[in-house]
């Protein structure tokens, strides 16, 4: 300085208030949340660099014997130039359980993307 390996940790939030009704955190009105790497015309910084997207790209959880499958943004505005900036209105969200679930339970003290650290080692 740095590959292969090996090993430890760590790794997801969210119904609260009204209404019907014999029952609804499950329907109606209203409200709440937003995994991981990336990329980012933003913002901090003298600079190194740090932050930054649930609907841009890609993971993962789910399903499947296996190939594989898997969710959602549009106007507008500025500009040379927006999938990322401002603004507005939008929209998504496995399975089983149950009065129909993104916010309750369970399968889960599970797995997991990945994120630190250490070892050992290679040049």
């Nucleotide at each position: 300085u740095u590959a292969a390996u090996u090993c430890u940790u760590c790794g997801g939030g969210g119904c609260g208030g009204g209404g019907c009704g014999a029952a609804a955190u499950u329907c109606c009105c209203c409200a709440c949340c937003g995994a991981c790497g990336g990329u980012g015309a933003c913002g901090c910084g003298a600079a190194a660099g740090c932050g930054a997207a649930g609907u841009c790209c890609g993971u993962g959880a789910g399903c499947g014997a296996a190939a594989g499958c898997u969710g959602a943004g549009u106007c507008a505005g500025u500009g040379a130039g927006a999938u990322u900036c401002u603004g507005a209105c939008a929209c998504c969200g496995a399975c089983g359980g149950u009065a129909u679930a993104g916010u309750c339970c369970g399968g889960a003290u599970g797995a997991g993307a990945g994120a630190a650290g250490a070892a050992a080692g290679u040049g």